């Protein structure tokens, strides 16, 4: 000085919705640009799409679909699906199952274009095993 095993501490959650830089400002935030990095969406050859007629528009984000009963339209009940505090199992519990967007368009889809990076919240159960940071060694 640098490390090991060991010890003791520690870590918010949903969701893609962060991080750095630099401008501008007494500073600070916000804006604005730019770079990484997460998420979406459009978009070819091929490949799916048998044809014609009638109803019926169609698609996207999201876990939020489906089906029952009720009821004048509300509410209840169950499901596909998804969350729950580092992670993975194992055992117990709680929860959510929503809402929004495009505008008559659009399957996939490399080159290429393109959009966002919100908002909400208050828990954190036991046990086993493996990790990360920090202090001490």
């Nucleotide at each position: 000085g640098a490390a090991a095993a060991a010890u003791u501490g520690u870590a918010g959650c949903c969701g893609a919705g962060a991080u750095c830089u630099g401008u501008u400002c007494a500073a600070a935030a916000a804006a604005c640009a730019g770079a990484u990095g997460c998420g979406g969406g459009g978009g070819a050859c091929c490949c799916a799409g048998g044809u014609u007629a009638u109803c019926c528009g169609g698609g996207g984000c999201g876990u939020a679909u489906u089906c029952c009963a009720u009821u004048g339209u509300u509410u209840g009940g169950a499901u596909a699906g998804g969350g729950c505090a580092c992670u993975u199992c194992c055992a117990g519990g709680c929860c959510c199952g929503a809402g929004c967007c495009c505008a008559u368009c659009a399957g996939c889809u490399a080159a290429c274009c393109u959009c966002g990076c919100a908002g909400g919240c208050a828990a954190a159960u036991g046990g086993a095993a493996g990790g990360g940071c920090a202090a001490u060694g």
This is a predicted structure of a 137-nucleotide RNA (c-di-AMP riboswitch aptamer (ydaO/yuaA leader)) from a Desulfobulbaceae bacterium. The source organism's lineage runs through Bacteria, Pseudomonadati, Thermodesulfobacteriota, Desulfobulbales and Desulfobulbaceae. Of the family's consensus pairs, 96% are formed in the model. The sequence was found by an Rfam model in a public genome assembly. Rfam family: c-di-AMP riboswitch aptamer (ydaO/yuaA leader). Rfam describes the family as follows. This family represents a conserved RNA structure found upstream of the ydaO and yuaA genes in Bacillus subtilis and related genes in other bacteria.